[in-house]
RNA sequence: CGCUGAGUCCGGGCAGCUCGAUCCGUCGAGAGGCCCGGAGCCGGGGAACCAACGGUGCCGGGUCCGCCCGUCACCAGGGGUGAAUCACCGGGAGGGCGACGGCACUCGUGCCGGGACCGGACCGGUGUAGGGCAAAUGUCGUGCCCGAAUCCGUCAGCUCACCCGGUAGGCGUA
Numbered sequence: 001c002g003c004u005g006a007g008u009c010c011g012g013g014c015a016g017c018u019c020g021a022u023c024c025g026u027c028g029a030g031a032g033g034c035c036c037g038g039a040g041c042c043g044g045g046g047a048a049c050c051a052a053c054g055g056u057g058c059c060g061g062g063u064c065c066g067c068c069c070g071u072c073a074c075c076a077g078g079g080g081u082g083a084a085u086c087a088c089c090g091g092g093a094g095g096g097c098g099a100c101g102g103c104a105c106u107c108g109u110g111c112c113g114g115g116a117c118c119g120g121a122c123c124g125g126u127g128u129a130g131g132g133c134a135a136a137u138g139u140c141g142u143g144c145c146c147g148a149a150u151c152c153g154u155c156a157g158c159u160c161a162c163c164c165g166g167u168a169g170g171c172g173u174a
Base pairs, nucleotide, nucleotide: 001172002171003170004169008039009038010037011036012035013034014033017030018029019028020027021026040167041166042165043164044163045162050157054075055074056073057072059070060069061068062067077155078152079151080150081149086127087126088125089124090123091122094118095117100113101112102111103110104109105108130146131145132144133143134142
């Protein structure tokens, strides 16, 4: 300087650093660090209207006896940032346990091993929703790269008012 990205800009304070000047007391300039405030930008929470409104059980009520309604509890959880999702294949703790084998004894049971099969988290692979770059550009399309990570903690639809948070990181060239 350029790219990605909301991740930029302005002001104030503090302690240092570098450079220059110096009458050696200081003065000036610059780029950063930490803190505070503001602007811009990005995101989250949050009414009405609208949308949506699983399973099981206790209790209470209703019933046309099929069931329905309500409270409560439990279970499967669910959600956010981000382009970063989803599918398939392989591995996988564990579950499972036929034939058969082993062990035990109270002698017809118990325990252990055991194939098919199922398979959490996670790992690897192949694609992929999606995102970025390059050239080109009216579109279609082409090439390359990414397709991570993390937070909340049983709670979140939308959402006026209102409230809260973020303003990082990374890459390339010289």